[in-house]
RNA sequence: UACGACAAAGGCAAACCUUCCGAAAGGUUGGGACGCAAAGCCAUGGGUCUAAGGCUCGAAGGAGCUAUGAUUGCCAGGCUGCCGGAU
Numbered sequence: 001u002a003c004g005a006c007a008a009a010g011g012c013a014a015a016c017c018u019u020c021c022g023a024a025a026g027g028u029u030g031g032g033a034c035g036c037a038a039a040g041c042c043a044u045g046g047g048u049c050u051a052a053g054g055c056u057c058g059a060a061g062g063a064g065c066u067a068u069g070a071u072u073g074c075c076a077g078g079c080u081g082c083c084g085g086a087u
Stems, first nucleotide, its partner, number of pairs: 001086001003084002011036002016031002020027002034073001040079003044076003047071003053066005
């Protein structure tokens, strides 16, 4: 420096169950492993999810739109980094 051996050490942990937080999406705790070579970190761009609040419609029940909410284990970009063999 590029790479990740059908290898090794170590690491993370989907679904599901559980605890708490939240309007929800989702997050968190413990269990659990589908997977992951950045599945470490950052919501910067796009995507996706939600719609409390706001706006519009409606006589009402309610409906529609909207991120300022969420997701980095959707993609891109940025920052950082363990181990390993190779050059």

This is a predicted structure of an 87-nucleotide RNA (c-di-GMP-I-GGC riboswitch aptamer) from [Anoxybacillus] calidus. It was read from a public genome assembly, where an Rfam model found it. The model forms 95% of the base pairs in the Rfam consensus.